The RNA shown here (transfer RNA) has 75 nucleotides and comes from a Vulcanimicrobiota bacterium.
NCBI's taxonomy places the organism under Bacteria, Bacillati, Vulcanimicrobiota.
The sequence was found in a public genome assembly.
Rfam family: tRNA. Rfam describes the family as follows. Transfer RNA (tRNA) molecules are approximately 80 nucleotides in length. By type it is a transfer RNA.
RNA sequence: GCCGUCGUAGCUUAGCGGUAAAGCACCUCGUUGGUAACGAGGAGAUCAUGGGUUCAAUCCCCAUCGACGGCUCCA
Numbered sequence: 001g002c003c004g005u006c007g008u009a010g011c012u013u014a015g016c017g018g019u020a021a022a023g024c025a026c027c028u029c030g031u032u033g034g035u036a037a038c039g040a041g042g043a044g045a046u047c048a049u050g051g052g053u054u055c056a057a058u059c060c061c062c063a064u065c066g067a068c069g070g071c072u073c074c075a
Stems, first nucleotide, its partner, number of pairs: 001071007010024004018055001026042005048064005
C1' cells in the first nucleotide's frame, strides 16, 4: 500500500429499511435487625464521522477515522 470483518447505553452483545432491545453495572422502593441475595420500578444511546439514495436509513451506496485479521515487492 491492497483486501476482509467489525465500530449500537458505563461494559458485553442483539437488531440489517418503518421513530433501538437484552444481560451485567448504576439509581429508587419493597423485603431484612443490618448486608448480600431476591422482587418491583427508573435513568442511561448524535446507532464512529461526513455525504448520497429513499416518503423513511442503525440497516443500502461512497469517502474518512479507529480496532482486529490476512496479503503483496526488492536485495